The RNA shown here (transfer RNA) has 67 nucleotides and comes from uncultured Anaerobutyricum sp. The RNAcentral record of the sequence draws on MGnify. The prediction has a mean pLDDT of 82. It matches the Rfam family "tRNA". From the family's description: Transfer RNA (tRNA) molecules are approximately 80 nucleotides in length. Lineage of the source: Bacteria > Bacillota > Clostridia > Lachnospirales > Anaerobutyricum.
[in-house]
RNA sequence: UGCUGUAGCUCAGCCGGUAGAGCGUCGCCUUGGUAAGGCGGAGGUCGGGAGUUCAAGUCUCCUCGGC
Numbered sequence: 001u002g003c004u005g006u007a008g009c010u011c012a013g014c015c016g017g018u019a020g021a022g023c024g025u026c027g028c029c030u031u032g033g034u035a036a037g038g039c040g041g042a043g044g045u046c047g048g049g050a051g052u053u054c055a056a057g058u059c060u061c062c063u064c065g066g067c
Base pairs, nucleotide, nucleotide: 002067003066004065005064008023009022010021011020017054025041026040027039028038029037047063048062049061050060051059
């Protein structure tokens, strides 16, 4: 100097406008019982702080961790 940090894990999030997916997990359905399959739920101070803005995951600055 550049890239990166968002759910337990892996990652999306377009030009600033209600935070999402897959896997996992929990419950239910299905089965004689598992597995598979189907339906539904829970789970996130978006690394931390400050600034700009009506509004920030997104823009600016500082800072911490990783490459």